[in-house]
Overview
RNAcentral holds the sequence, with entries from MGnify. A computed fold for a 169-nucleotide RNA from uncultured Dysosmobacter sp., annotated as Lysine riboswitch aptamer. The source organism's lineage runs through Bacteria, Bacillati, Eubacteriales, Oscillospiraceae and Dysosmobacter. Its mean pLDDT, the model's own confidence on a scale to 100, is 77.
RNA sequence: UGAUAGAGGCGCGGACGUCAAGAGUACGCCUCCCCAAGGGACAGGCCCGGGGAGGAAGAAAGGGGCUUCCGCCGAGGUUUCGUCUGUCCCGGCCUGAGAGGGACGCGAAGCCGGGCCGCUGGAGAACAUCCUGCGGACUGUCACUCCGUCUGGAGUGGAGCGCUGUCGU
Numbered sequence: 001u002g003a004u005a006g007a008g009g010c011g012c013g014g015a016c017g018u019c020a021a022g023a024g025u026a027c028g029c030c031u032c033c034c035c036a037a038g039g040g041a042c043a044g045g046c047c048c049g050g051g052g053a054g055g056a057a058g059a060a061a062g063g064g065g066c067u068u069c070c071g072c073c074g075a076g077g078u079u080u081c082g083u084c085u086g087u088c089c090c091g092g093c094c095u096g097a098g099a100g101g102g103a104c105g106c107g108a109a110g111c112c113g114g115g116c117c118g119c120u121g122g123a124g125a126a127c128a129u130c131c132u133g134c135g136g137a138c139u140g141u142c143a144c145u146c147c148g149u150c151u152g153g154a155g156u157g158g159a160g161c162g163c164u165g166u167c168g169u
Stems, first nucleotide, its partner, number of pairs: 001168006009073001011072005017066003029055007038048002042096005076112008086104005113139002116136004121131003141158007
């Protein structure tokens, strides 16, 4: 230096299932009361009234927990920027024109060895969960120093662009 095989452990990702939350919320339905404007923005055409209280019923998405299985060990995650002339979604419908927002994907850059706990700020409907920063102990690994000879312990430091085995150059 190349190839290949591996190790870390409350390890990582995905799929199916299930559970809680969302929520007794939204939509639709019934009764009563109030209001005359509203339905993202532009042009044209069309369509629908709007709000509140009560009642009988009553979801889903996004975000999560857990089990099982599968694939794995930069596994993967996350942030920022770009891209809406990549795909999908959003405002009542159609045509035209043309912006905006969101998600995913893609690209670039930054950060993180691993999970756990606490604090702070943010996202979130949320006491779920996630993320930035700070702190703590734990754990794997390597280097150095010391104790020591069991192949163990202690301290300091480093980062996965690391570490270990095998084969080759």